[in-house]
Molecule: small-subunit ribosomal RNA
Organism: uncultured bacterium
RNA sequence: AGAGUUUGAUCCUGGCUCAGGAUGAACGCUGGCGGCGUGCUUAACACAUGCAAGUCGAACGAAGCAUAACCAUGGAUUUCCUUCGGGGAUGAAGCGGUUAUGACUGAGUGGCGGACGGGUGAGUAACGCGUGGGCAACCUGCCCCAUACCGGGGGACAACAGCUGGAAACGGCUGCUAAUACCGCAUACGUUCCGGGGACCGCAUGGUACCUGGAAGAAAACUCUGGUGGUAUGGGAUGGGCCCGCGUCUGAUUAGCUGGUUGGCGGGGUAACGGCCCACCAAGGCGACGAUCAGUAGCCGGCCUGAGAGGGCGGCCGGCCACAUUGGGACUGAGACACGGCCCAGACUCCUGCGGGAGGCAGCAGUGGGGAAUAUUGCACAAUGGGGGAAACCCUGAUGCAGCGACGCCGCGUGAGCGAGGAAGUACCUCGGUAUGUAAAGCUCUAUCAGCAGGGAAGAAAGUGACAGUACCUGACUAAGAAGCCCCGGCUAAAUACGUGCCAGCAGCCGCGGUAAUACGUAUGGUGCAAGCGUUAUCCGGAAUGACUGGGUGUAAAGGGAGCGUAGACGGUUGUACAAGUCUGAUGUGAAAGCCCACGGCUCAACUGUGGGAGUGCAUUGGAAACUGUAGAACUAGAGUAUCGGAGAGGCAAGUGGAAUUCCUAGUGUAGCGGUGAAAUGCGUAGAUAUUAGGAGGAACACCAGUGGCGAAGGCGGCUUGCUGGACGAAAACUGACGUUGAGGCUCGAAAGCGUGGGGAGCAAACAGGAUUAGAUACCCUGGUAGUCCACGCUGUAAACGAUGAAUACUAGGUGUUGGGGCCCGAAGGGCGUCGGUGCCGUCGCAAACGCAGUAAGUAUUCCACCUGGGGAGUACGUUCGCAAGAAUGAAACUCAAAGGAAUUGACGGGGACCCGCACAAGCGGUGGAGCAUGUGGUUUAAUUCGAAGCAACGCGAAGAACCUUACCAAGCCUUGACAUCCCUCUGAAUAGACUGUAAUGAGUCUAGCCCUUCGGGGCAGAGGAGACAGGUGGUGCAUGGUUGUCGUCAGCUCGUGUCGUGAGAUGUUGGGUUAAGUCCCGCAACGAGCGCAACCCUUGUUCUCAGUAGCCAGCAGGGAAGGCUGGGCACUCUGGGGAGACUGCCGGGGAGAACCCGGAGGAAGGCGGGGACGACGUCAAAUCAUCAUGCCCCUUAUGGCUUGGGCUACACACGUGCUACAAUGGCGGUGACAAAGGGAGGCGAACUUGCGAGAGGGAGCGAACCUCAAAAACACCGUCACAGUUCGGAUUGUAGUCUGCAACUCGACUACAUGAAGCCGGAAUCGCUAGUAAUCGCAGAUCAGCAUGCUGCGGUGAAUACGUUCCCGGGUCUUGCACACACCGCCCGUCA
Repeated sequence: AGAGUUUGAUCCUGGCUCAGGAUGAACGCUGGCGGCGUGCUUAACACAUGCAAGUCGAACGAAGCAUAACCAUGGAUUUCCUUCGGGGAUGAAGCGGUUAUGACUGAGUGGCGGACGGGUGAGUAACGCGUGGGCAACCUGCCCCAUACCGGGGGACAACAGCUGGAAACGGCUGCUAAUACCGCAUACGUUCCGGGGACCGCAUGGUACCUGGAAGAAAACUCUGGUGGUAUGGGAUGGGCCCGCGUCUGAUUAGCUGGUUGGCGGGGUAACGGCCCACCAAGGCGACGAUCAGUAGCCGGCCUGAGAGGGCGGCCGGCCACAUUGGGACUGAGACACGGCCCAGACUCCUGCGGGAGGCAGCAGUGGGGAAUAUUGCACAAUGGGGGAAACCCUGAUGCAGCGACGCCGCGUGAGCGAGGAAGUACCUCGGUAUGUAAAGCUCUAUCAGCAGGGAAGAAAGUGACAGUACCUGACUAAGAAGCCCCGGCUAAAUACGUGCCAGCAGCCGCGGUAAUACGUAUGGUGCAAGCGUUAUCCGGAAUGACUGGGUGUAAAGGGAGCGUAGACGGUUGUACAAGUCUGAUGUGAAAGCCCACGGCUCAACUGUGGGAGUGCAUUGGAAACUGUAGAACUAGAGUAUCGGAGAGGCAAGUGGAAUUCCUAGUGUAGCGGUGAAAUGCGUAGAUAUUAGGAGGAACACCAGUGGCGAAGGCGGCUUGCUGGACGAAAACUGACGUUGAGGCUCGAAAGCGUGGGGAGCAAACAGGAUUAGAUACCCUGGUAGUCCACGCUGUAAACGAUGAAUACUAGGUGUUGGGGCCCGAAGGGCGUCGGUGCCGUCGCAAACGCAGUAAGUAUUCCACCUGGGGAGUACGUUCGCAAGAAUGAAACUCAAAGGAAUUGACGGGGACCCGCACAAGCGGUGGAGCAUGUGGUUUAAUUCGAAGCAACGCGAAGAACCUUACCAAGCCUUGACAUCCCUCUGAAUAGACUGUAAUGAGUCUAGCCCUUCGGGGCAGAGGAGACAGGUGGUGCAUGGUUGUCGUCAGCUCGUGUCGUGAGAUGUUGGGUUAAGUCCCGCAACGAGCGCAACCCUUGUUCUCAGUAGCCAGCAGGGAAGGCUGGGCACUCUGGGGAGACUGCCGGGGAGAACCCGGAGGAAGGCGGGGACGACGUCAAAUCAUCAUGCCCCUUAUGGCUUGGGCUACACACGUGCUACAAUGGCGGUGACAAAGGGAGGCGAACUUGCGAGAGGGAGCGAACCUCAAAAACACCGUCACAGUUCGGAUUGUAGUCUGCAACUCGACUACAUGAAGCCGGAAUCGCUAGUAAUCGCAGAUCAGCAUGCUGCGGUGAAUACGUUCCCGGGUCUUGCACACACCGCCCGUCA
């Protein structure tokens, strides 16, 4: 930074899509470690359980506990005496009481704290938030400073005790008691209030300090004797409250809102101002600079993106606000209208003895539910901080940590080096190999992470460590435990095979898939990223696609139909002043975090610390004065007024004129008129049309008339008069910026339409009839009503267009026209310059191009209107207007990847111009009717093998199907095969002959029968065997090569360089002539060239020369019945080579002194002499896989191979191509004549004999200018037939034969005799041919054993016609239109299914 996608291609407009970044994410596949972060976006849904706010005994009373002492009780133990019964002394534990102590416990009174911390974002569009100010209108517990004080009393209430209610929660009554609890009294520097005085200050209400008089108001004690605490006042700090400027989403299809509403006086209330509340008074207040209403939303620092300006977001962290189940309320307090306080009401849940009670996780965990989706009912107060306390300490789900989740960011690892027999496997393959790939294995090495063992912090100031035996360090140990995901047609880096066959599927856009898919699925390989990778969702970007930076509106979307004008916006020249905008300096602020820079700390990084910068803003203040603004002064170039003048379909009203149409009356007059492509309806003998005269009525104004005039637009046209608007010119008197534009608003506004009343000649929707047509609710015709006309209203739209808003200024020219005035001259005229209008051409410039170009679409400025993909749709709903019709405003769902503009090349046109062709016309002969032949379709069949399908398939492949061919069918048989190569074994052949058997092949038997040799063997051949393989006329001609057809032997198709165009492209190749021709000439931004045309090649037409196996006897000779028969010759004919000849060369005319055309001479031939071969770039996915070749697919005891028989020859029918005819220009019979080009050895086959004949016998000659096929036929002459279904015609059928061939049944040709069908010249339609042609006549050849009416050639006889290019068909060139490009067999609209 761009890319894909509209087209055959191009440029543009324009939308859609992609590549980037991001996320509190989710889903799919996968998952080694660590650090730092982060985690209910949905149901402000409901919550079990535990914890989250307590603390103080140094405020207080009572109680309990512990210890000590004392008293009482008690009597263990020990000891003395003893009469042994007992007595004395000692006095423990325990129990009770008193006192004291306690750094013990917890209920109560009391104090402080529960207004912080923590959560959530429902509400809120607001002074809620942000920013900057104000309070002279305020408060502030704990803390700090200062000053002063703390004297002396009193009465209660809890706890407690007793009684008592209730299930409980919770109470009630009586009685006792303490205090730092509560209440008086005393004291009062200062404080507050009231009064007086002067001083200073403020924008104002007013404030500050001072002097003075009066009134009011305090306290609490504890103690370790150090202190702590209390009261009052002032100050500070901190925290709050209120007010103000500015900023803060969308909708006008929400335009009016408002009654405490706006203000005032006076009160009340508050810490404080205030309609905050109240009484009274006034009628205000807000709103297009968007009120009100509706929808949505917590706001910000910031975060994401972006080059920036912007756009989107507001999760974590930080500030503010709001809320705490929903709604309301206050109490306490320094602070709340209070998340874990109170009261009331609602909903819900729970308990209950039914009377009544209890509760509030949007605190931390956790549960259910919702959802695509979001964690542990963890540890600790060790640290930081908070509450209480003098403190010890207690509390703290704040916080510090840990757990879970790849949710994100960052870091690390999954090994490193060497290692080619380039292993195996896998994939591909042209089978040679290539890739995976130094990758693996193997050898050597290392140990980060994880694991094991040992040591072991900082965080902690003296003690105290949840984290945690953690971070970190060390040691030993094994390459071990650690890689996936997406993609690979283009965009976009990366391809092959197989499978599938418009199926399954993919897809972000374009689009892939219908049998060779780089796009589906799999595999291999590759690209990318990596503990992640993809997908989905959302945001920004790209998108200059809402354009401030930075877009447009003639034709792509887009200028309002036009004017006047309100608000607003913008505004001429010269001074002066001010300083609002503007510029500049300074100050304050713009919290921290974040961002940027620098330097540090964790091994690095993420993360984090310190310092600096930035924060484009706001406020205060000093300065500047060019520009904008404001005030005031002046000016005249903008604008306007007055004067004079001419032009005009400008408007309104009244009057008036002639032509024409129609109608009426009368006359003349007679059979038609009218209308059309042609007709008919219609009118007319009741007298039309036509014509003459008179009259009536309505509407419109010929000529003049002109890209002429006027008007803002719509629009305006006979003439006259009246009233009236605007523009223009001249001159320069007056005003002195009075201007421009113009949202709303108002006015005007074609035609059609509507209302009321007139009018109505012509025209004419609707309607009727006649035609046309498949139909014709149309076009054409005959009629005809609204309407068109007038008056007064309404409607308010048009392709209301120059598809071009208005205004001003500037920017080369040329040429018309219209209005006015000026100057000059030789003045009915001409020239020069000027102002206003209206056209054309054109430079610069602009534009996608077309085009615009002083009347801009150029260069600038100002203002208004409008556009943002196509369709849906100018539709729906709502609103406004309208009598209605309808108009104005004006969406969405859904759907498509385009829709569109300009230009280019083609193709096309029942567009134009020019030209050509047997294209038409002019002619000749056919086809279509008949019979037959042949091909095709159809049908049939076991099979009727396959292909060819408009021209350009159909006597075509097939230059020849009885078997073969043969590919088809039936039956039988073979399986490495009929054919090729390789290997092994055996044999000696191959081949020929014979036999068995069969429908035939197959199967089987017999006989004859190799070469070389170094003697090992080899060559060749056969048999058997195994597998590689053979084989396929099986599929695909839409996978192909080659070959061919066709447009078309039409004159075209291109290239190089140059030039023009942004480009596709154009030019050249167009134009003027000319030609068969892009043939040639001339001209020309073209100059040249190539493939085509022509020529070169073959043949034919004339001649010369050379040669002479056929030709001639021409000349010489011989012979014969005759014949070049013979000698001889090569003159002629002929044959085969080689030349000559024709080139518009010559003459005349035309044409441009051209090309060329016309005529002529000469010549065998004359303007390409005739014919052939030769086929440009390309088109038709034209034909052929069955000539051949060939990719892929398919079959492999068969889709291959062999054989017999059948079929390709079928037959109701349809078509094509032919043959023969329908007859006398003929048929038949007889006689007679003249070719060319060919073929011939498994051949052509003579003479001769024979047969009616086909033919047979025969075998001369000939590999052929020698012999032969071979007779040419039409023709000529003679004869006959006499217009008939015939002496035409020959189909069909019968009989008898011939020939070929293993074999003529299916299924050959020919002969003879007999038979003798249809047919008497052919409907619509259609074909060929322009001269040696058509027509007609025969001959030959290829194929071939045999089998042409076909095909290919050959000659004989031998015409007619062409005015001409209007029309049909095909083609060429130029031009024009186009919404076609698969290209008119196109595209496309509607209805129906």